Model confidence (mean pLDDT): 86 of 100.
Small-subunit ribosomal RNA, 5' domain from an uncultured prokaryote, 487 nucleotides, folded computationally.
RNAcentral holds the full RNA, with entries from ENA.
[in-house]
Context: one part of a larger RNA
RNA sequence: GAACGAACGCUGGCGGCAUGCUUAACACAUGCAAGUCGAACGAGGGCCCGGACUUGCUAGGUGUCCUUAGUGGCGCACGGGGGAGUAACGCGUGGGAAUCUGCCUUGGAGUGGGGGACAACAUGGGGAAACUCAUGCUAAUACCGCAUACGCCCUCCGGGGGAAAGGCUUCGGCCACUUUUGGAUGGUCCCGCGUCUGAUUAGCUUGUUGGUAAGGUAACGGCUUACCAAGGCAACGAUCAGUAGCUGGUCUGAGAGGAUGAUCAGCCACACUGGGACUGAGACACGGCCCAGACUCCUACGGGAGGCAGCAGUGGGGAAUAUUGGACAAUGGGGGAAACCCUGAUCCAGCAAUGCCGCGUGAGUGAAGAAGGCCUUAGGGUUGUAAAACUCUUUCAACUGUGAAGAUGAUGACGGUAGCAGUAGAAGAAGCUCCGGCUAACUCCGUGCCAGCAGCCGCGGUAAUACGGAGGGAGCUAGCGUUGUUC
Numbered sequence: 001g002a003a004c005g006a007a008c009g010c011u012g013g014c015g016g017c018a019u020g021c022u023u024a025a026c027a028c029a030u031g032c033a034a035g036u037c038g039a040a041c042g043a044g045g046g047c048c049c050g051g052a053c054u055u056g057c058u059a060g061g062u063g064u065c066c067u068u069a070g071u072g073g074c075g076c077a078c079g080g081g082g083g084a085g086u087a088a089c090g091c092g093u094g095g096g097a098a099u100c101u102g103c104c105u106u107g108g109a110g111u112g113g114g115g116g117a118c119a120a121c122a123u124g125g126g127g128a129a130a131c132u133c134a135u136g137c138u139a140a141u142a143c144c145g146c147a148u149a150c151g152c153c154c155u156c157c158g159g160g161g162g163a164a165a166g167g168c169u170u171c172g173g174c175c176a177c178u179u180u181u182g183g184a185u186g187g188u189c190c191c192g193c194g195u196c197u198g199a200u201u202a203g204c205u206u207g208u209u210g211g212u213a214a215g216g217u218a219a220c221g222g223c224u225u226a227c228c229a230a231g232g233c234a235a236c237g238a239u240c241a242g243u244a245g246c247u248g249g250u251c252u253g254a255g256a257g258g259a260u261g262a263u264c265a266g267c268c269a270c271a272c273u274g275g276g277a278c279u280g281a282g283a284c285a286c287g288g289c290c291c292a293g294a295c296u297c298c299u300a301c302g303g304g305a306g307g308c309a310g311c312a313g314u315g316g317g318g319a320a321u322a323u324u325g326g327a328c329a330a331u332g333g334g335g336g337a338a339a340c341c342c343u344g345a346u347c348c349a350g351c352a353a354u355g356c357c358g359c360g361u362g363a364g365u366g367a368a369g370a371a372g373g374c375c376u377u378a379g380g381g382u383u384g385u386a387a388a389a390c391u392c393u394u395u396c397a398a399c400u401g402u403g404a405a406g407a408u409g410a411u412g413a414c415g416g417u418a419g420c421a422g423u424a425g426a427a428g429a430a431g432c433u434c435c436g437g438c439u440a441a442c443u444c445c446g447u448g449c450c451a452g453c454a455g456c457c458g459c460g461g462u463a464a465u466a467c468g469g470a471g472g473g474a475g476c477u478a479g480c481g482u483u484g485u486u487c
Base pairs, nucleotide, nucleotide: 001487002486003485004484006483007482008481009480010479013359014358015357016356017355018354019352020351021317026315027314028313030312031311032310035074036073037072040071041070043067044066045065046064047063048061049060051058081270083268090195091194092193093192094191095190096189097188099187100186104183105182107180108179109178110177111176112146114144115143121136122135123134124133125132126131152161153160154159166175167174168173196242197241198240203233204232205231208230209229210228211227212226213225214224215223245267246266247265248264249260250259251258252257272293273292274291275290276289295306296305297304298303323349325348326347327346331345332343333342334341335340362392363391364390365389372383373382374381375380396428398423399422400421401420402419406414431476432475433474434473435472436457437456438455442471443470444469445468446467452459453458
C1' cells in the first nucleotide's frame, strides 16, 4: 500500500447492488419446511332426483359434489442445511470396465382365464395415554396360481425357466400395464499422476500378500469362507501422531510465489451419539423403522413421546452477525389426464454504513475586509467571500396526482413500488483523525519527569510546534480512526 463474512470508538442524509453466528456438529418452547391422485378401490357424508305413505321419516339412483380417515399408485434418495469426521482413489485431472438405471425417448411383441385374502367398517374387550387384541363382512391398477412366450434368461444345445391391470371416453380414441432392443440421464467400480506438518514417530502387516475352489454382489475383487504357498509395504518416509472437508476460485504480488477455501458453483461425508437392516430403480434414508446410550418431556408409575447442522425464533457461548414477515405472480420441483394442490426451494419485503458504487448537504454576486474569536512588536495580522445582504436553482428527501415492464388468452407477492408530472421552500442533511521527525499541516495558554502521550526514534524536571485546552492548519469524507488477520 492492498484486502476483509470483521469487531470497537466518534459521527451519520438518500439510493442501487451485494453480504450478514467465522464462537457451542451447544440445548431447543412455538409455527411452518412433502405431499398428491376420487380418471386405481371400497366405504362414508352433503345436495338433488325419486317411491310408498303417517309430512318428516325412508327403499332406491351409472345425477352431482366432497372426503380429514382407510386400501392402492407415484413422490418422500430431489430440493434445503451446517463441515463433525476424513491425509483417503476423499478431491482434482487423465484413462478404463466386469456393471445398474424409476420417470424420459426409440423400435418390436403381448394384456387370456381364474382364486383366496387384508384394512376401512361392525360387534366385543384391554389401556391414563401412546395405542392395541379377538371375531365377522368387503373392493381394487393390492396379492397369488394357471395359460401363452417373437424377442428375454440358463444350457451339457437334448432341453429348461419366467409376465401382465385395468381406468376414462364425445366410442374416434386417450391414459395406463407386462416383456424386450437401442439411446439419453444419473449412479457403481478400477487405475496413472497430484494433494499439509512431524524421524524428539523406523519398522509395519495374519485376511495380512498371492493362488485354487466355492459363496456373495448389479458388477470386478480377500468382498467373505475353506485349503495351499509365505508373502506384501517401507528412508523416493511405511506405520504412528498432529492438523484439515477437496476443487473451480478468492486475496496479494510486476511475476514467480505466498496466504486462503465466507457468499456462488462441482464433488464428498454427516443428520442427538453408536450400530443395524427393511422398503425401493435408487437409502443403509435430516423432518422413515429397529436396538443400545446420553439428555428432555408426559404419566393414573403399569408405560409412553422427542431429535431445528431446514425457515423464522429462544436460551447459552461470544468482540460479533438479521424478521417467530409476504407470495406461489415468476423460475424450478412433486403429484394429477386436467382443473388444481403442495413447495421457509425460490422470488420478494423487513433489519444492519457490513462492503462496493452513485448522488446530495446548494449556486452566483458580495468589504482595502462587519461583529465575535485567536495572535500581536498594539501598528496590525488571521478566521475571511467565510458570514450578513442581494439574485437564483430544486438534484435527493417531503407532499399531491398518475402509474409500469417483469405475463402468454387469464393470473403480479413485490406494490400504488420504480418511473413520470406537479407544489412549496435554501429549505430537512458533516463529520472524523492528525499537525516533533518518518508524514501533508503552528501558535498561545495550562501543566511542570506530575498529569499524560507513544507505531519507531522518543516527548514531559517553568518559555513543551510531542501532554491537556483553544485558535489556526493538513488529510479523508457519510464516513473517519483504532484493533485483529493475510500478502